[in-house]
RNA sequence: CAAUUUAUUUAGAGUUUGAUUCUGGCUCAGGACGAACGCUGGCGGCGUGCUUAACACAUGCAAGUCGAGCGGAAUAUGGGAGCUUGCUCCUAUAUUUAGCGGCGGACGGGUGAGUAACGCGUGAGCAACCUGCCUUAGACUGCGGGAUAACACUUAGAAAUAGGUGCUAAUACCGCAUAAGACCACACUCCGGCAUCGGAGAGGGGUAAAAGAUUUAUCGGUUUAAGAUGGGCUCGCGUCCCAUUAGUUAGUUGGUGAGGUAACGGCCCACCAAGACUAUGAUGGGUAGCCGACCUGAGAGGGUGAUCGGCCACAUUGGAACUGAGAAACGGUCCAAACUCCUACGGGAGGCAGCAGUGGGGAAUAUUGGGCAAUGGAGGCAACUCUGACCCAGCAACGCCGCGUGAACGAUGAAGGUCUUCGGAUUGUAAAGUUCUGUCGCAGGGGACGAAGUAUGACGGUACCCUGUAAGAAAGCCCCGGCAAACUACGUGCCAGCAGCCGCGGUAAUACGUAGGGGGCUAGCGUUGUCCGGAAUUACUGGGCGUAAAGGGAGUGUAGACGGCUUGGCAAGUUAUAAGUGAAAGCCUGCGGCUCAACCGCAGAACUGCUUAUAAAACUGCCUCGCUAGAGUGCAGGAGAGGUGAGUGGAAUUCCUAGUGUAGCGGUGGAAUGCGUAGAUAUUAGGAGGAACACCAGAGGCGAAGGCGGCUCACUGGACUGUAACUGACGUUGAGGCUCGAAAGCGUGGGGAGCAAACAGGAUUAGAUACCCUGGUAGUCCACGCCGUAAACGAUGAUUACUAGGUGUGGGAGGGCAUGGGCCCUUCGGUGCCGCAGCAAACGCAUUAAGUAAUCCACCUGGGGAGUACGUUCGCAAGAAUGAAACUCAAAGGAAUUGACGGGGACCCGCACAAGCGGUGGAGCAUGUGGUUUAAUUCGAAGCAACGCGAAGAACCUUACCAGGCCUUGACAUCCCCCUGGAUAUGCUGGAAGCAGCAUAGCCCUUCGGGGCAGGGGAGACAGGUGGUGCAUGGUUGUCGUCAGCUCGUGUCGUGAGAUGUUGGGUUAAGUCCCGCAACGAGCGCAACCCUUAUCAUUAGUUGCUACGCAAGAGCACUCUAAUGAGACUGCCGUGGACAACACGGAGGAAGGUGGGGAUGACGUCAAAUCAUCAUGCCCCUUACGUCUUGGGCUACACACGUGCUACAAUGGCUACUACAAAGAGCAGCGAACUGGUAACAGCAAGCAAAUCUCAAAAAGGUAGUCUCAGUUCGGAUUGUGGGCUGCAACCCGCCCACAUGAAGUUGGAGUUGCUAGUAAUCCCGGAUCAGCACGCCGGGGUGAAUGCGUUCCCGGGGAUUGUACACACCGCCCGUCAAGCCAUGGGAGCUGGGGGUACUCGAAGUCGGUCACGCCAACCCGCAAGGGAAGCGUCCGCCUAAGGUAAAACCAGUGACUGGGGUUAAGUCGUAACAAGGUAGCCCUACGAGAACGUGGGGCUGGAUCACCUCCUUU
Repeated sequence: CAAUUUAUUUAGAGUUUGAUUCUGGCUCAGGACGAACGCUGGCGGCGUGCUUAACACAUGCAAGUCGAGCGGAAUAUGGGAGCUUGCUCCUAUAUUUAGCGGCGGACGGGUGAGUAACGCGUGAGCAACCUGCCUUAGACUGCGGGAUAACACUUAGAAAUAGGUGCUAAUACCGCAUAAGACCACACUCCGGCAUCGGAGAGGGGUAAAAGAUUUAUCGGUUUAAGAUGGGCUCGCGUCCCAUUAGUUAGUUGGUGAGGUAACGGCCCACCAAGACUAUGAUGGGUAGCCGACCUGAGAGGGUGAUCGGCCACAUUGGAACUGAGAAACGGUCCAAACUCCUACGGGAGGCAGCAGUGGGGAAUAUUGGGCAAUGGAGGCAACUCUGACCCAGCAACGCCGCGUGAACGAUGAAGGUCUUCGGAUUGUAAAGUUCUGUCGCAGGGGACGAAGUAUGACGGUACCCUGUAAGAAAGCCCCGGCAAACUACGUGCCAGCAGCCGCGGUAAUACGUAGGGGGCUAGCGUUGUCCGGAAUUACUGGGCGUAAAGGGAGUGUAGACGGCUUGGCAAGUUAUAAGUGAAAGCCUGCGGCUCAACCGCAGAACUGCUUAUAAAACUGCCUCGCUAGAGUGCAGGAGAGGUGAGUGGAAUUCCUAGUGUAGCGGUGGAAUGCGUAGAUAUUAGGAGGAACACCAGAGGCGAAGGCGGCUCACUGGACUGUAACUGACGUUGAGGCUCGAAAGCGUGGGGAGCAAACAGGAUUAGAUACCCUGGUAGUCCACGCCGUAAACGAUGAUUACUAGGUGUGGGAGGGCAUGGGCCCUUCGGUGCCGCAGCAAACGCAUUAAGUAAUCCACCUGGGGAGUACGUUCGCAAGAAUGAAACUCAAAGGAAUUGACGGGGACCCGCACAAGCGGUGGAGCAUGUGGUUUAAUUCGAAGCAACGCGAAGAACCUUACCAGGCCUUGACAUCCCCCUGGAUAUGCUGGAAGCAGCAUAGCCCUUCGGGGCAGGGGAGACAGGUGGUGCAUGGUUGUCGUCAGCUCGUGUCGUGAGAUGUUGGGUUAAGUCCCGCAACGAGCGCAACCCUUAUCAUUAGUUGCUACGCAAGAGCACUCUAAUGAGACUGCCGUGGACAACACGGAGGAAGGUGGGGAUGACGUCAAAUCAUCAUGCCCCUUACGUCUUGGGCUACACACGUGCUACAAUGGCUACUACAAAGAGCAGCGAACUGGUAACAGCAAGCAAAUCUCAAAAAGGUAGUCUCAGUUCGGAUUGUGGGCUGCAACCCGCCCACAUGAAGUUGGAGUUGCUAGUAAUCCCGGAUCAGCACGCCGGGGUGAAUGCGUUCCCGGGGAUUGUACACACCGCCCGUCAAGCCAUGGGAGCUGGGGGUACUCGAAGUCGGUCACGCCAACCCGCAAGGGAAGCGUCCGCCUAAGGUAAAACCAGUGACUGGGGUUAAGUCGUAACAAGGUAGCCCUACGAGAACGUGGGGCUGGAUCACCUCCUUU
């Protein structure tokens, strides 16, 4: 805003992923409850309170009343009589009452077992009925009769009770009379009705009544009619689940007749007929009282059926009738059964699902209370009696509502607690304190309404009012990771525990426990359970089905549903109006009463429904007149692997025969099995037989689908085009039904060339039940019959209409232009591709829809269990169809995105390969590691990226390890107190040393108070730790990788994650640059800037250099040194390229295309390395895991590996002579020269803090000689002896020298490594560490190669692309058997139980029928009577029939040795099936086989990667 008189009017979140979106489930927030449990608990009002065992019940009470119906009896009093004077009898009055009689016990109260039903609800009907008491009206109430309880006596019995004899009354019972408009039958008239019929009137006939009481007011009794009330019966509609319940039914359905009932009716019976119900769900099974209402919800709905109200059913279980107005009767009767109790054992008694109460069950639900004062009920004339109905009280926070636990002021922001960065913060105006109030409580006083109506109040001295008193008695529970409001500390350490979902906890837990603080609600708060909501998650309102779950394999067609244009009618649906009903209470609105509210009262509205009447006729429906646009028929054509049958053809394979011919053939990745000298393969000729039809051939055609392919013939179905003659809505869809339905498979009979499950052999392999090979049987083929399933797919049901185009292709028709093939336009119906709008989660679909609408059918509702089990149907079988549950998980899934990966493809790069050179792997030694050993062999490093690494140097020290000996405020730091003046140095003693003791020398400043410094002693704070955690960290480092990448802002695209930019075409060492482009820019990287080296210039020259024979001196041209500059930029030329970038070639130049080298390492990866460099959180130790010290160990040694050195020799070894560097270092140092020594080295000693001196000899090289191929004149290990040096100290355990000794080794398997130029190789030199110790490391220079075709392959990397079930990212994910634990479940010889029906049998009580005999028998009749009759009762018989028994089957549960699969469970076994081309593409159906995943055959699908070709499309 709108609608309405109003009230009122729709919320989402978490969780699948690395992230996204969708689908989809699970979970939460809300409300409610007859609740329960945990913690807590002040008051009041109003309500509510066995949901379970319809289990069993002690005790008391719950239905009586009437003496004005009756006869008695008892008691009291009065009177009278008798007399035995205290007893009996009579009478009157009063009271009480067992019995007879009347009314009421059919109401009220309880419960929900049964019931799926006319039981209930709602609305009708009874012309098919009844109704005590009550009301109204009419009439009547006469005369008689015979009994019987009580009572008395008595019998039986334990009792309950029963019987006999005798007496008696009535409003008890009976007969007669009277009687209408009552009732029954007959027949008549009128009126009415859907039928049977109903009503009114008149007629005669038949039948049937009554009771009295009394206080005289009255109350009763009988009959008739009507009303009211209450009931009975019938019908329409509505009323749960299962179809894995599909057929049910014999009194069943109907008729006729009789019976029965208050009444209709198969309600019952006899006969007749064969019907009746059912897919619109009968029958069967399960569950259940139904409704008004209650809860929830926006509503529509969904759930419930406590309290209150209406109806029904039941009363221990089952059956039955009696009485009565009313019952098949809760507190009546009879019978049967179970149970309990009493008993004298013979027999009896009982029924709380009334109120209390007890036991039991249970998570759980109250007092053996007061009162009839009120309301209501029964009886009575009434008084009154009874009333566990009811009114009240008690118990329970069980619910709803209300109130309180105080209010105001109060900062030093007290104390205490907690946290802390130690400053403080917070608890917190909170407290204390001051002032005040009095709900509630307590005490005292007053004190109701409820009584209408004389009296009468259980509640109750209650509510309420007044006074006093004192803040005094009165707060808890849950939560604080997200959802979801609220955070810190400590403890714990995948433990204890939490958890609604996601998930927390493995040493810094806002998630466990505690504390402080905070949040929420509040006399309550949480938890559990159930229901609705959220859930549009069963979708009527209001969902879906290409790929997420979901289209039936296809057609035909029944029921049903839906249906073209038009005329008239009807009025079922529909609409409108009116009437009746829709009980009350409740909900809602308004008003009112309790102080408010809850609660209650009054009025209204509403009750969305049903029924009836009237009206309307648009739409639907029905009937009807027509039409031709839907549909069909006819006629004329052309196309086609459409189907069935018969015949026929050629090529090829195989086999047979014959010829030629000779050693092989065949097969594979490579082989082998196999065939072949008995002649194969090959080749030639002839023959046999079966199966399939190359090319044409096309995403071309046909068919409903499956499917259909040589040629000819016959039969045959459908579609299409044209025409517009005919019919006139005949249509669409289609549950069931029926038919068809690839391959495999089955049955019978044929056939059998090739192929080929199974099977056999050979290979491969760890194995190989496979992939490969050689064989090979079913089968494949034919005929007939089954099966009925496939990824039977377009994963897209059928039909109709509408909604831009473009371009192919196949079949027709019409027109135009050319006429030569042909081309163009229009149109119908097929079949493809692209594409707009629209749709879609996206992918995609898009006139062949997945668009917009309509109709009908099928199907879906989380994953797994499972298309399984059981049941049923079908099948010869295989199996198919239908089709669950328990249990379990919080996901499973679709599409797309970014990565990563691929035994995917394409491109590019790298000493990656290739081409080369040298090594390593073999030997000896050195060194590091593993392992082993040990008291200890300290610790770390672990593929590349640990292993000559930390360690640029372990004899002690180092040192962290081991053994022993010591110390405890400590070896080291700060603070406090006391004492002292020393500390320190030297010497001595003890001791293994640390250490302990002794001796000598031995402080500073001063204002004179003291201060500084140091030592000793003491107490505690603390020190200390190479103890743990590199997975708590900082810092540092390695690696991919000096690879070319990694990102951002704005814009654009996409729902989004994201994409674009960064991709594309070129180019580069490079994301380097150019061009293009929805991108335009930018940042970190690349490059450049820095150092060094190669050339030159300038400047400056000492210790350098130079001239001179040398020095001094001089000079600075050169070398050199070291500072500043220049130079190189694809700048120039040519060619190519796109006129670009750039590439190639050339010139010049010392240098040419980043000139060489270095430093420099993007975003990130590896929980990479390091707590032992250092720092550091937390934890741990504290007379020790700290400190000191001696000795030992880190150096061990069957072994294995890495990195090196030296070699194996002649390009060499040895001897002699001889030449040329660079870069460094040096005072506790380098140390010349000289001397000694064979030498290591020593002695002496110059110079040099260095362009000056020293180390210092460079070596390979050159020249000359020798060795002559050997374990050597190679090689030097090992060992012995003697020395040297360093150092407190060389035993474990250093280096060097000399002499002697002289091992292995003759170029190194598989494999593996470095290097592209001043590089590899080779040769020496120096330095750091360092007392000493270098084959290692870091530097320096000398000599100085070979090769590179190239990118196929191996490895690593980069960008784009593709697939993915991976994202911890392929060292990923994941399948199945087996083994183990647990759980639920199927089968199972059976066993047990249950409910229901069937058949037979037995048959209580009882109704009904019969019963002529027997027993009893007052009323009426006959009779004087006796007696008889009638009627009745008993007995007996029959029908029905409860419980019981027997039998067979079906069903449902429970249980069961054993057995089947299934689910689940951090780390079991075997393999590797799937995801990438998953290493044999996968999957579907089927058959066979196999430890297992699976394998193979046949057919099918793409939901297969890759390459090539064809076709189509897009663009030029």